[in-house]
RNA sequence: AGGAAAGAUAGAGGUGCGAUCCAUUAAGAGUACCUGUCCAGAGCUAGCCAGCGAUGAAGGACAGGGAAAGGAAUGAUCGCCGAGGUAUUGGUUCGCGGGCUGGCGGAUCAUGGCCGGGUCUGCAUCGAAGAGGUGCAGGACUGUCACCUAACGGGUGGAGUGCUAUCUUGCAG
Numbered sequence: 001a002g003g004a005a006a007g008a009u010a011g012a013g014g015u016g017c018g019a020u021c022c023a024u025u026a027a028g029a030g031u032a033c034c035u036g037u038c039c040a041g042a043g044c045u046a047g048c049c050a051g052c053g054a055u056g057a058a059g060g061a062c063a064g065g066g067a068a069a070g071g072a073a074u075g076a077u078c079g080c081c082g083a084g085g086u087a088u089u090g091g092u093u094c095g096c097g098g099g100c101u102g103g104c105g106g107a108u109c110a111u112g113g114c115c116g117g118g119u120c121u122g123c124a125u126c127g128a129a130g131a132g133g134u135g136c137a138g139g140a141c142u143g144u145c146a147c148c149u150a151a152c153g154g155g156u157g158g159a160g161u162g163c164u165a166u167c168u169u170g171c172a173g
Stems, first nucleotide, its partner, number of pairs: 003171001005169007014081001016080005022075004033065007043052002046101004084115003089110008116142002119139008144158005
C1' cells in the first nucleotide's frame, strides 16, 4: 500500500416516506335525522334482553328544515431514508350502542415473517365512492451491488440486516 472482518459517523435513490387537536377545499349529502299530511297495516335488531308500537311499527309519496364521523386533495411546519408499510398471534383501550354477544373500524404494546422505490393493470378487502388504504399477482420504469459481454451500448440475477464515503480496532499473508 492492498485484502477481508467488526464498530462508529455521514450520505444517495425521488411523483421518496411519515406526522401535525394547523389552514383551505371537494366529497360524504340534500344522505342520516326531525316536523306535518296522505297511503299502508304489524313489526322495529346480525341475534338476544330491554324499550317503542292500532293514541299506528316497518315501508312509500309530497312539503319544510337539515347534520356529523372516519377517509381524501392542496398548502404550511416538523421528523426522516426500514424512512415507513404490513401478514400471523397475544394483551389493553375507544367508536359504530340502552345493555350483551358477534362483526367492522381506530389507537397502543409485545411477537416478529415479508417488502429497495414510486407508478400502472387485475383480483380480494375496508370504504358513500369512479377517492384512497391494505394484501396477492403481473408489466414497464428507476436506484444499488454482483456477474457476463463481440464493452463507455446492453444482458442476467440478488436484496435495505443492503449500497457508497471517511475514521477506528484487531487478524492472516

This is a predicted structure of a 173-nucleotide RNA (Lysine riboswitch aptamer) from Peptococcaceae bacterium UBA6096. The prediction has a mean pLDDT of 78. The source organism's lineage runs through Bacteria, Bacillati, Clostridia, Eubacteriales and Peptococcaceae.